[in-house]
A computed fold for a 94-nucleotide RNA from Syntrophaceae bacterium PtaB.Bin038, annotated as c-di-GMP-I riboswitch aptamer. Rfam family: c-di-GMP-I riboswitch aptamer. From the family's description: GEMM was predicted in a large-scale screen for bacterial structured RNA regulatory elements. It was read from a public genome assembly, where an Rfam model found it. The coordinates come from a structure-prediction model, not an experiment, and the mean pLDDT is 83.
RNA sequence: GCCUGAAAAGGGCAAACCGUCCGAAAGGAUGGGGCGCAAAGCCUCUUGGCCUACGUCCCGAGAACAUGCGGGAUAGGGUUGCAGGGCUGCCAGG
Numbered sequence: 001g002c003c004u005g006a007a008a009a010g011g012g013c014a015a016a017c018c019g020u021c022c023g024a025a026a027g028g029a030u031g032g033g034g035c036g037c038a039a040a041g042c043c044u045c046u047u048g049g050c051c052u053a054c055g056u057c058c059c060g061a062g063a064a065c066a067u068g069c070g071g072g073a074u075a076g077g078g079u080u081g082c083a084g085g086g087c088u089g090c091c092a093g094g
Stems, first nucleotide, its partner, number of pairs: 002094004012037002017032006035081001041087003045084001047083002049079003054076001055074006
């Protein structure tokens, strides 16, 4: 330097759920919690997937080009604990 993670040591992170706060929502922050994780550390990329639809646009009902109603489409919103990619790193074995 590369490959591997069965066992071990010392540790680390923290799903669901609950409280509080933020948000239109998805979701996020924080405290508790602990399902899991060997990168569940960092980036979120001229890559893809997934979630949501404030706004915008379209359609319908409607007398109506409605500050109202119903439906649809769409990321400037999210998610890396969904992948791929980039950077870094503990222990052990080879």